[in-house]
Order: sequence, then C1' cells, then structure tokens
RNA sequence: CAUAAACCGUUGGGGUGCCCCUUGAGGGGCUGAGAGGCGCAAGCCAACCCAUCGAACCUGAUCCGGAUCAUACCGGCGUAGGGAACGGUGACCAGAUGCGA
Repeated sequence: CAUAAACCGUUGGGGUGCCCCUUGAGGGGCUGAGAGGCGCAAGCCAACCCAUCGAACCUGAUCCGGAUCAUACCGGCGUAGGGAACGGUGACCAGAUGCGA
C1' cells in the first nucleotide's frame, strides 16, 4: 500500500435459434434469463443476461456423442483461444494474508 460476500450508480459488452400450420400477414409449439418492436436497408429502441474472481457471448465448428419432427435441445470439446470496467456503499476498528521499501 492492497485485499470479503452482497448491493447501487455510470459506462460498456452480448444473443435473438429450431419446428408446425397457414403462407399476405399472422397463429401455435420447444429450449432459454432473454427468441420483442420499428425500419427498404444501415441501424435504432425495449426487455434480459454479462463485465477481468470474466462459460454473458464469439472462435474452433459444416466438430464429436446422445436425444429430437427439428435446433448448441443435452453432454463433450473446456484448466482451449478470445471476450466488455470504473466508481461508491459495505468499511472502521482489530486481526490476517499478500506486495513493496
């Protein structure tokens, strides 16, 4: 000098798939926290989740195994490679631990 859980604020990150009916638009079903709305499109908005103690999400991946009408639906891959942070409350006293002189 730094250090708990949890919560709050601001800022930022992220995904929106599969099946059926009808097929103009829409309706229904599955998983999930979330599968929404506007727009010709780019994109924007909303909800939700996640933010380095980071499986939110992306890559590998037109991957492997299982299940399913079908899909990342489940498991593996995965101690893999990437991935968006600061502030405040907690909290002030003691102790402990770590780092530095």

TPP riboswitch aptamer (THI element) from a Paracoccaceae bacterium, 101 nucleotides, folded computationally. Model confidence (mean pLDDT): 75 of 100.